[in-house]
Model confidence (mean pLDDT): 80 of 100. This is a predicted structure of a 112-nucleotide RNA (SAM riboswitch aptamer (S box leader)) from Paenilisteria weihenstephanensis.
RNA sequence: UCUUAUCAAGAGUGGUGGAGGGAUAUGCCCGUAGAAACCCGGCAACCUAAGUGGAAUUUUUUCCAUUGCAAGGUGCUAAAUCAUACAGAGCCUAGAGCUUUGAAAGAUGAGA
Numbered sequence: 001u002c003u004u005a006u007c008a009a010g011a012g013u014g015g016u017g018g019a020g021g022g023a024u025a026u027g028c029c030c031g032u033a034g035a036a037a038c039c040c041g042g043c044a045a046c047c048u049a050a051g052u053g054g055a056a057u058u059u060u061u062u063c064c065a066u067u068g069c070a071a072g073g074u075g076c077u078a079a080a081u082c083a084u085a086c087a088g089a090g091c092c093u094a095g096a097g098c099u100u101u102g103a104a105a106g107a108u109g110a111g112a
Base pairs, nucleotide, nucleotide: 001112002111003110004109005108006107007106012040014039015038016037020030021029022028024085025084026083027082041077042076043075046073047072048071050067051066052065053064054063055062056061081105086102087101088100089099090098091097092095
């Protein structure tokens, strides 16, 4: 970089640290009643492993579905991916409006 799945659920009154953080822009928030980062704890169930059922097959492999009391690899642990951003549809109060659908962008996993 490409493909694909998911993104309204869930998770700390802990330790170190000491001023930033929420991808970008705008807004709106979080933060000395302690930000980032690291450690510990926790959540979840994407992949591996395990159990169960089914299908295919060259007969020992492959594929699909499913289970949790979760062993290993990631991930996550304020707010919907915090809201909006581009395009379409609907509404009336007619705007930097509201509702909604899809895309784009982003995040994470798996594969290339």